[in-house]
C1' cells in the first nucleotide's frame, strides 16, 4: 500500500466482499513448563451457612475468676507431750469474710459504624469534565497561637424483687456511678443590637479600629510522664452552593410553563435562592431546537487510524448514584445512613395464630438465567484503616495460595554426523519421482522432568513470614516426560491420486459439483502459525462509502416549477479610533496511573521503578493592529433615482373584422354520397351529396412567420382603443454601499380535474355500432356525452427540460440574426467601433466519455437547494393542505450482488443507402394426383442391427443384405480363446478318405518337414500355466483424422506509425470501377500476409515433329465387296512440342486515371467454355460402425464358432426417382450417324439349336489390331383415329432360362395368357440463362447373380431475362438497440401454487408516564395541650420549660376516572418479495411492427 466482483471487452459511477489490529469473550480440535495479569458483559433474580465493625477497664458502677492477704468456721495429715482419758501443733483440702493486685466483661459513657468494600438500576442533569466564583457557607479527629478548667445539683441503666408473653420483647417498684445530664460563677479578640472613624471592592457590600449594651464554657483519668476537657483566632483536610464552556438520537415531538417568571415582605437553611408562604405584576423558555419520546452512569483513559476522526468506558484511578421497592425523619462535625430506626408494598421464615423476624449490588458459596465467568482456602507477616496512653484487639480492605491456555511474555519437546538415497506409503510415461538426512545407526548435551541435599530476600522495628521447605543453588538418572491446528480454484503462501456424479456436500466474495473436480470426501505431499490453531460475535481500519483534512449534482443518485422577500450568511474604495475574533510572550491549572524518551530492577521479556518531555485544553495577564469585526466622519466605480429616446404575440378590460366548418331556409338538380388497405355501420327518391343565394351561432385567427420578439417561470400571435408592468440605449443632474443570496413565509404557476352559473360550431375521453383478429374491452371507420369556451372560486402538479439554482469578476477567435448608439461620408447604402439580447462553429481549459466552450459543464468568490447501491417505495403509518380526486412531508421489515452512465466491437431490425446471386420477374420442363422402385418415420416383431434429422437426414453410410456380408434374434457349442507376442513339453503340420451330427465339432484311418555345428534351431500343429488377446460395447459433449455448410461469398488479418485514459480506431473508410479488398484517385498512414486472379487439367484454332494397331488424296496391285495389299505422311485422327488473346489497335465516355461502350482483325474478345483449387472462422454440425485414440465397462462373455431366421414385416405418413396418361404419339417392317469405356477365374466373334431368355461350340484378343457393340431418338413408307384405346403397363397364372452348395422366406430374365390405377394432377413447391433446359440412347464401377440408383459419354436441341418494387440468401457503409447463448434474443403484467416479512382490521390483552378526584401510613412543621414531668425560680401555691395526647397542611402506597403513547395478538383483508421448465396474452427494447415517455 491494496485486491475480487456488473461487461463479449472498455472507462466511469456505485454498492457488496476480503487481506490488518483489538477483545472481561464463547465454541471445536489439541495441550509440556514458568512469570505477570484477568475472570457473571445475562436476572439491580432469589438466597441456606460462615465470616466482612468494632474498640476503650487509663471515663463509670457492678458482676465473675485467679493470686496474695485479713479473719471466722469445718475437716483434721504430721509431729510433740501425755496421767493414755486426753492436750498442744495445726500442713493439705474446703465454706465464708476484709483488703490489695491481675484478668474477663453484659450495661452506662466516649470515639468509630457517613471510611474501607460492592454495583451501575436510575440519571441527558451543574450529573460529569474543564475553568472560575462564594463580599452567600460549614468542617469531628490533626497542626499552630491565645486564654481557661471554680463551685454545686438531680437522675438513670446495670443490679434486685414482682409481673406479662410461645417467642421477640416489655412493665411496675427499689438501689447506684461517671469524661452521662443540669444550673451558678468567671470571660472576649466570639455572637446579637445600636453608633463613630479609616480603608478596600464590579455591585449587594467587605475589612480594620473603637464605644455602649446583652449573652454563652469546661472533666477528668493515671501516677507521674502524659493523655484528655472548654473558649477564641488561624491553617490544613473534607464538604456545600453558584456560574462560563463542553456533553447521544429523534421535528413522523413545535409550541411549553401557574410557584410558572419577576418583585415586596416573612419563614426556613451551614449558606444564596420560589427553597416555602402571603400579596402584587404578567411574565419566563423556544427553530442557536424549548417541551416530549428513546437510549445512556460521566471522566482520566482503552481499541483503531498516517492524521483528522470513529468506537468504547471491563480491570487500575477520580466523581456521581444506588443498597428488596417506595416514602420519612432521628442521631451526629458529617447520613436522610449497604451489614441503624419508623411506615407502606411484594416476597421468605418462625409461631402456642395473639404476634414476631429478615434483606450478599461485602468475601466465599447455593439455586436460577445464560453461549459463558473461579475456593463455603491461608494470614493479619507486609501496606492501609478503626479504637486505645500503650500492650493489643478488629479488619473477606489487603497480602497470598487454589481453579481456568482467558490474555500478554519467556522456555522446551533435542544437537552434530549419517546415502544402501533402506523398508513402507504415494505416484508413474514403469525409466523413475517423492516422502528424504527424514528414519535406522554413531557421537554428544540435559533447558525441562524425576530423585536427593542445601536454602533465601521480602523485617523498616526488638519480637513477628501466611506465601514456603517456595524462588534459587548443587548433585544424580536418562533422549529420556512433552505437537498440534488450519489451509492448499482466484483474492492468498501451498498439488497430485482415488471415491462421488447438480447426488453427497463446500462457500467470506466471485463461485465449485450433471463420469477425467488442484473448489465435495479420503490419502500422499505441500504452505502457514505453533502450546496453540481455527470458527463465531463485536469495534476501528481499508471506506476519499457523510468527504474539516477530503466528494459530488447536463446524461451515473442528486438544482427547489418560478419569483418577491424575513431571519441568517457574505459583502466596494479610502481615513482615524477600539481590541471581540486573530497573533506573540508570561503566569496558573491541565491529579496520579496510562502513552512516550532515557536510565534502572527481576537470568531475558512481559511486568515493575525513577527522571524528563508531553498532556495539542481552559483561565488570567502584558503587548501588536495587517486582516475580519465595531464606532466616527468621508468617496463614487456597485446599486438606485432623474432626463432624452426606443423595440416588442408582456398583462388586463372593452369594441370591431373577414375566411372556414356546422346547422336552418329557398332555388337548380338526380342517384348516389361518405369512408377504407379492402369494406361495412352511417346519410340519401320523405330528394342526399353537388351547386347558387340568404340567415343563425360558436370557436380559432391562414399568408406575414423567422433556431425572430416579449415575459421570472407557466406562457403570449386578426385589428382598434383605454389602463398598465418590465427591458434596452444615451446622458451623468441627484442619493451615497442603500448590495448579493435567501431556511421558514408570501405570491404566481401548462394540461387534466372539481364547485356554481352560462355557452356549445368544430373536435372529442366515456359509450354505441361497423370492421380487423385466434381473440381485439385497441390501432382503422361511422356516430357521440362530459370536457374543450366565458365568469367567479378551488386544485398546485408535469420529461414545469437547457434534464444545467442565483449573483459577480476574469479567460483566443470566426460567422449569422433582433434592438439601440457613435464614427467615416453630402448621403437612403456600404464599411468600422460599441452596448444589450438570441444562434452556430471553434482554441486553451474541463470532462468517465458524450460533450461544454464569454449564454461554460473553464478559472475564482458568496449564498441557497439537493445526493449517498438496486428493489421494497415516492409506498405504509402519523402530521399539514384539499369539497373530492389527491398533494406535501416521508420510513421500516424483507430481498439482491448488482442496478446504472458513456463509449467500443459484433449481431439483429416488419431502419436507411449502394450492390450481387435462377433470389424474384420473363420463360421451359417438372414434383405434389396414379401405378411402381427406393429411402425414412411410425407400427409390428424373438430380431425387424446401427448411424444420418431444417436448408446442410430421407436412391444418405450401402460402388449393389438369398448363405457369406451381419454388427440383430433363436438354438447348439468353445474358454489363453477365431487373431498377436513370450515360456515349457509333445508331435510334424497341412492335405485326403470313412463314420456320427443341422453344422460347428467329435472319432478313426492314410500320411509325412527344413537347416545343419547330430542335439539344437527354424517354421507348423497339439497340450499346459500365466502375462494377455478380443469387443461394430459407452462417450463425436474427452480427441486425432476426414467431411458437410455459410460459400468460390470477397472477405479475414498482421508489423510499424498515428489517434484514443481504454476497449479499440486508422490502414480496410471516401469518389469512381470490377466477377472480385479487381484496379485507379484521394486520405495519418506506409507496407505485408492468407484469400481473389493467374500458374494446373480439359475443350475450341492453325503450325511443327512423329506415324501403328489409326488414316487413304495421288500412284500401283487385288476383291463380290471392304485401306484388303504395296506404298504414302497430304487429309481425318492419335500425342508431344511450342504459338495464339494482351483491352494489344481505333473511336466515344470518364478526372488526361482505373475502367467502360462500340468497332476492326481474329478459330476464339474482354476471367473464351468446363473442371480442380474452398481464406480467418461459424454450427460443442457429422462420424468412437472406415481408421486411429484417452477414459469407463465386459472377460466360461458385451469375446469366438455354427445352423436357421431377420435386416425384404405393413392400417398408414413423407422424401427422391422410374413408367405413364398418348397422335410432336403407339405399332409393323426398314434406314443413317456417336463418344467414352471395359475385357484372361475375362470379353467372347462367325457358325449352329431354341419363339425367346439362353444352350452348344470355340476363332480372335492382355487390346487405336479382337470382343462387348445393336447406338437410340432420327429419316422415309404403312397402319391406328381420340377410345381407358393397337394408350398404359401394374397385378396374377402357367411354362421356362441363367447365376450360384442353395433362388421357400428373398434374385434377375424369357415366352404365352391376364390387362389394375391413370385422360396432365388442390394448397404448395423444385430445377434451369446455351451446346444449357428438355429429350434420346451408350458405357463403367460394385458384382457369382441381382439398377428405375450412382458415376460418366455422346446424339437431337429450344424459350426467356423489361427490370431490381417485392420473396429468399449474401456483401458493404450508415443508423437504433434494454441483444452478446447475440431476435429461435431480451422481456412485462394478471391469474394459479408454496414460503417470507409487512400495512389495515370489529376487537382483546399487557405496559409506560402524566392528569382529575377519593383515601391517607410514618414523619417534619404549625396549632392546641384540661393530662404528665427530678434538676432552674419560688417557703408554698405555682411559674418557666419539656412531653404524652389531639387537630391541621403536606404526604408514599392504594382506589377510581377519562384521555395520551407504546407493544403483543386477531376472523378477515391489501399490496410487496422470493421461488421448478405452470396458465393467458405480447406491453417495452429495432420505426419492437399504433415511436416511446410524463
Nucleotide at each position: 500500500a491494496g485486491a475480487g466482483u456488473u461487461u463479449g471487452a472498455u472507462c466511469c459511477u456505485g454498492g457488496c466482499u476480503c487481506a490488518g489490529g483489538a477483545c472481561g469473550a464463547a465454541c471445536g480440535c489439541u495441550g509440556g513448563c514458568g512469570g505477570c495479569g484477568u475472570g457473571c458483559c445475562u436476572a439491580a433474580c432469589a438466597c441456606a451457612u460462615g465470616c466482612a465493625a468494632g474498640u476503650c477497664g487509663a471515663a463509670c458502677g457492678g458482676a465473675g475468676c485467679u493470686a496474695c492477704u485479713u479473719u471466722u468456721g469445718a475437716c483434721g495429715a504430721u509431729u510433740u507431750c501425755u496421767u493414755c482419758g486426753g492436750a498442744a501443733u495445726g500442713a493439705a483440702u474446703u465454706a465464708g469474710u476484709u483488703g490489695u493486685a491481675g484478668c474477663u466483661u453484659a450495661g452506662u459513657g466516649g470515639c468509630g459504624g457517613a471510611c474501607g468494600g460492592g454495583u451501575g438500576a436510575g440519571u441527558a442533569a451543574c450529573g460529569c469534565g474543564u475553568g472560575a466564583g462564594u463580599a452567600a457557607c460549614c468542617u469531628g479527629c490533626c497542626u499552630u497561637u491565645a486564654a481557661g478548667a471554680g463551685g454545686g445539683g438531680g437522675a438513670u441503666a446495670a443490679c434486685g424483687u414482682u409481673c406479662u408473653g410461645a417467642a421477640a420483647a416489655g412493665a411496675a417498684c427499689g438501689c447506684u456511678a461517671a469524661u452521662a445530664c443540669c444550673g451558678c460563677a468567671u470571660a472576649a479578640c466570639g455572637u446579637g443590637c445600636a453608633g463613630a472613624a479609616g480603608u478596600c471592592g464590579c455591585a449587594u457590600g467587605g475589612c480594620u479600629u473603637u464605644u455602649g449594651u446583652a449573652u454563652c464554657a469546661a472533666a477528668g483519668a493515671u501516677u507521674u510522664a502524659u493523655c484528655g476537657c472548654u473558649u477564641a483566632a488561624a491553617g490544613a483536610u473534607g464538604g456545600a452552593c453558584u456560574c462560563g464552556c463542553g456533553u447521544c438520537c429523534g421535528a413522523u415531538u413545535a409550541g411549553u410553563u401557574a410557584g410558572u417568571u419577576g418583585g415586596u415582605g416573612a419563614g426556613g437553611u451551614a449558606a444564596c435562592g420560589g427553597c416555602u408562604c402571603a400579596c402584587c405584576a404578567a411574565g419566563a423558555c423556544c427553530g442557536c431546537g424549548a417541551u416530549c419520546g428513546g437510549u445512556a452512569g460521566c471522566c482520566g483513559g482503552a481499541c483503531u487510524g498516517a492524521g483528522a476522526g470513529g468506537u468504547u468506558g471491563a480491570a487500575c484511578g477520580g466523581c456521581c448514584a444506588c443498597a428488596u421497592u417506595g416514602g420519612g425523619a432521628c442521631u451526629g462535625a458529617g447520613a436522610c445512613a449497604c451489614g441503624g430506626c419508623c411506615c407502606a408494598g411484594a416476597c421468605u421464615c418462625c409461631u402456642a395464630c395473639g404476634g414476631g423476624a429478615g434483606g450478599c449490588a461485602g468475601c466465599a458459596g447455593u439455586g436460577g438465567g445464560g453461549g459463558a465467568u473461579a475456593u463455603u482456602g491461608c494470614g493479619c507477616a507486609a501496606u492501609g484503616g478503626g479504637g486505645g496512653a500503650a500492650a493489643c484487639c478488629c479488619u473477606g480492605a489487603c497480602g497470598c495460595a487454589g481453579c481456568a491456555a482467558c490474555g500478554c511474555c519467556g522456555c522446551g519437546u533435542g544437537a552434530a554426523g549419517g546415502a544402501a538415497g533402506a523398508a513402507g506409503g504415494u505416484u508413474u510415461u514403469c525409466g523413475g519421482a517423492u516422502u528424504g538426512u527424514a528414519a535406522a545407526c554413531u557421537u554428544c548435551u540435559u533447558u525441562u522432568a524425576u530423585u536427593a541435599a542445601g536454602g533465601a530476600c521480602g523485617a523498616a522495628c526488638a519480637a513477628u513470614g501466611a506465601c514456603g521447605g517456595u524462588a534459587c543453588u548443587u548433585a544424580a538418572u536418562g533422549a529420556a516426560u512433552a505437537a498440534g491446528c488450519u489451509c492448499c480454484g482466484g483474492c492468498u503462501a501451498a498439488c497430485u491420486a482415488c471415491g462421488u456424479g447438480c447426488c453427497a456436500g463446500c462457500a467470506g466474495c466471485c463461485g465449485c459439483g450433471g463420469u477425467a473436480a488442484u473448489a465435495c470426501g479420503u490419502a500422499g505431499g505441500g504452505a502457514g502459525c505453533g502450546a496453540g490453531c481455527g470458527u463465531u460475535g463485536u469495534c476501528c481500519g481499508g471506506a476519499u462509502u457523510u468527504a474539516c483534512u477530503g466528494g459530488g449534482u447536463g446524461u451515473a443518485a442528486a438544482g427547489g416549477g418560478u419569483g418577491c422577500g424575513u431571519a441568517g450568511g457574505c459583502g466596494g474604495c479610502a481615513u482615524a479610533g477600539c481590541a471581540a475574533g486573530u497573533c506573540a510572550g508570561a503566569u496558573g491549572u491541565g491529579a496520579a496511573a496510562u502513552g512516550u524518551a532515557u536510565g534502572g530492577g527481576c537470568u531475558u521479556a512481559a511486568c515493575c521503578c525513577a527522571u524528563g518531555a508531553a498532556c495539542u485544553g481552559c483561565a488570567u495577564u502584558u503587548g501588536a493592529a495587517a486582516c475580519u469585526g465595531c464606532u466616527a466622519a468621508g468617496c463614487u466605480u456597485g446599486a438606485g433615482u432623474g432626463a432624452a429616446g426606443u423595440a416588442g404575440a408582456g398583462g388586463u378590460a372593452g369594441g370591431c373584422g373577414g375566411a372556414a366548418u356546422u346547422c336552418c331556409c329557398u332555388g337548380u338538380g338526380u342517384a348516389g354520397c361518405g369512408g377504407u388497405g379492402a369494406a361495412a355501420u352511417g346519410c340519401g327518391u320523405a330528394g342526399a351529396g353537388a351547386u347558387a343565394g340568404g340567415g343563425a351561432g360558436g370557436a380559432a385567427c391562414a399568408c406575414c412567420a423567422g433556431u425572430g420578439g416579449c415575459g421570472a417561470a407557466g406562457g403570449c400571435g386578426g385589428c382598434c382603443u383605454a389602463c398598465u408592468g418590465g427591458g434596452c440605449u444615451u446622458u451623468a443632474a441627484c442619493u451615497g454601499a442603500c448590495g448579493c443570496u435567501g431556511a421558514g413565509g408570501c405570491a404566481c404557476g401548462a394540461a387534466a380535474g372539481c364547485g356554481u352559473g352560462g355557452g356549445u360550431a368544430g373536435c372529442a375521453a366515456a359509450c354505441a355500432g361497423g370492421a380487423u383478429u385466434a381473440g381485439a374491452u385497441a390501432c382503422c371507420c361511422u356516430g357521440g356525452u362530459a370536457g374543450u369556451c366565458c365568469a367567479c372560486g378551488c386544485u398546485g402538479u408535469a420529461a414545469a427540460c437547457g434534464a444545467u439554482g442565483a449573483u459577480u469578476a476574469c479567460u483566443a477567435g470566426g460567422u449569422g440574426u433582433g434592438g439601440g448608439g457613435g464614427g467615416u461620408c453630402u448621403g437612403a447604402c456600404c464599411c468600422c467601433c460599441u452596448c444589450c439580447g438570441u444562434g452556430c462553429c471553434g482554441c486553451a481549459g474541463u470532462u468517465a466519455a458524450c460533450a461544454c466552450a464569454a449564454u461554460a459543464a473553464g478559472u475564482a468568490a458568496u449564498c441557497c437547494a439537493c445526493c449517498u447501491g438496486g428493489g421494497g417505495a415516492g409506498u405504509a403509518c402519523g402530521g399539514c393542505c384539499g369539497c373530492a380526486a389527491g398533494g406535501u412531508u416521508g420510513a421500516a421489515a424483507c430481498u439482491c450482488a448488482a442496478a446504472g452512465g458513456a463509449a467500443u466491437u459484433g449481431a439483429c431490425g416488419g431502419g436507411g443507402g449502394c450492390c450481387c446471386g435462377c433470389a424474384c420477374a420473363a420463360g421451359c420442363a417438372g414434383u405434389g394426383g396414379a401405378g411402381u422402385a427406393u429411402g425414412u418415420g411410425g407400427u409390428u416383431u424373438a430380431a425387424u442391427u446401427c448411424g444420418a434429422a431444417g436448408c446442410a437426414a430421407c436412391g444418405c453410410g450401402a460402388a449393389g443384405a438369398a448363405c457369406c456380408u451381419u454388427a440383430c434374434c433363436a438354438g447348439g457349442u468353445c474358454u489363453u480363446g477365431a487373431c498377436a507376442u513370450c515360456c515349457a513339453g509333445u508331435a510334424a503340420a497341412a492335405a485326403c478318405c470313412u463314420g456320427a451330427g443341422a453344422g460347428a465339432u467329435c472319432a478313426g484311418g492314410u500320411g509325412u518337414g527344413a537347416g545343419c555345428u547330430u542335439g539344437c534351431u527354424c517354421a507348423u500343429a497339439c497340450u499346459g500355466a500365466g502375462a494377455c488377446a478380443g469387443g461394430u460395447g459407452g462417450u463425436g459433449c474427452a480427441u486425432g483424422g476426414u467431411u458437410g455448410u455459410c460459400g468460390u461469398c470477397a472477405g479475414c488479418u498482421c508489423g510499424u506509425g498515428u489517434c484514443g485514459u481504454g476497449a479499440g480506431a486508422u490502414g480496410u473508410u471516401g469518389g469512381g470501377u470490377u466477377a472480385a479488398g479487381u484496379c485507379c484517385c484521394g486520405c495519418a498512414a506506409c507496407g505485408a500476409g492468407c484469400g481473389c486472379a493467374a500458374c494446373c487439367c480439359u475443350u475450341g484454332u492453325g503450325a511443327u515433329c512423329a506415324g501403328u494397331u489409326a488414316c487413304u488424296a495421288a500412284c500401283g496391285g487385288g476383291u463380290a465387296a471392304u485401306g484388303c495389299c504395296g506404298a504414302g505422311g497430304a487429309c481425318u485422327c492419335u500425342g508431344a512440342u511450342a504459338a495464339g488473346a494482351c483491352u494489344g489497335c481505333c473511336g466515344g465516355g470518364g478526372a488526361c486515371a482505373a475502367c467502360u461502350c462500340g468497332g476492326a482483325g481474329g478459330a476464339a474478345g474482354g476471367u473464351g467454355g468446363g473442371g480442380g483449387c474452398g481464406a480467418c472462422g461459424u454450427c460443442a454440425a457429422a462420424u468412437c460402425a472406415u481408421c486411429a485414440u484417452g477414459c469407463c465397462c465386459c472377460u466360461u462373455a458385451u469375446g469366438a464358432c455354427c445352423u436357421g431366421g431377420g435386416c425384404u414385416a405393413c392400417a398408414c405418413a413423407c422424401g427422391u426417382g422410374c413408367u405413364a396418361c398418348a397422335a410432336u404419339g403407339g405399332c409393323c417392317a426398314c434406314u443413317a450417324c456417336a463418344g467414352a469405356g471395359a475385357g484372361c477365374a475375362g470379353c467372347g466373334a462367325g457358325c449352329u439349336c431354341g419363339u425367346a431368355a439362353g444352350g452348344g461350340g470355340g476363332a480372335g484378343c492382355u487390346a487405336a489390331u479382337c470382343u462387348c457393340a445393336a447406338a437410340a431418338a432420327u429419316a422415309a413408307c404403312g397402319u391406328c383415329u381420340c377410345a381407358g384405346u393397337u394408350c398404359g403397363g401394374a397385378u396374377u397364372g402357367u411354362a421356362g432360362u441363367c447365376u450360384g452348395c442353395a433362388a421357400c422366406u428373398c434374385g434377375a430374365c424369357u415366352a404365352c395368357a391376364u390387362g389394375a390405377a391413370g385422360c396432365u394432377g388442390g394448397a404448395a413447391u423444385c430445377g434451369c440463362u446455351a451446346g444449357u433446359a428438355a429429350u434420346c440412347g451408350c458405357g463403367a464401377a460394385u458384382c457369382a447373380g441381382a439398377a428405375u440408383g450412382u458415376c460418366g459419354c455422346g446424339g437431337u436441341g429450344a424459350a426467356u431475362a423489361c427490370g431490381u418494387u417485392c420473396c429468399c440468401g449474401g456483401g458493404u457503409c450508415u443508423u437504433g438497440u434494454a441483444c452478446a447463448c447475440a431476435c429461435c434474443g431480451c422481456c412485462c403484467g394478471u391469474c394459479a401454487c408454496a414460503c417470507c416479512a409487512u400495512g389495515g382490521g370489529a376487537g382483546u390483552c399487557a405496559g409506560u408516564a402524566a392528569c382529575g378526584c377519593c383515601c391517607g401510613a410514618a414523619g417534619u412543621c404549625a396549632g392546641u395541650g384540661a393530662c404528665u414531668c427530678a434538676a432552674c425560680c419560688g417557703c408554698a401555691a405555682g411559674g418557666a420549660g419539656a412531653g404524652a395526647g389531639c387537630u391541621g397542611c403536606c404526604g408514599a402506597a392504594g382506589g377510581u376516572g377519562g384521555g395520551a403513547c407504546c407493544g403483543a395478538u386477531a376472523a378477515c383483508u391489501g399490496g410487496g418479495g422470493u421461488g421448478a421448465a405452470g396458465u393467458c396474452g405480447u406491453a417495452a427494447c429495432a420505426a419492437g411492427g399504433u415511436a416511446a415517455c410524463c
Small-subunit ribosomal RNA from an uncultured bacterium, 1494 nucleotides, folded computationally. The coordinates come from a structure-prediction model, not an experiment, and the mean pLDDT is 84. RNAcentral holds the sequence, with entries from ENA, Greengenes and SILVA. Its Rfam family is "Bacterial small subunit ribosomal RNA".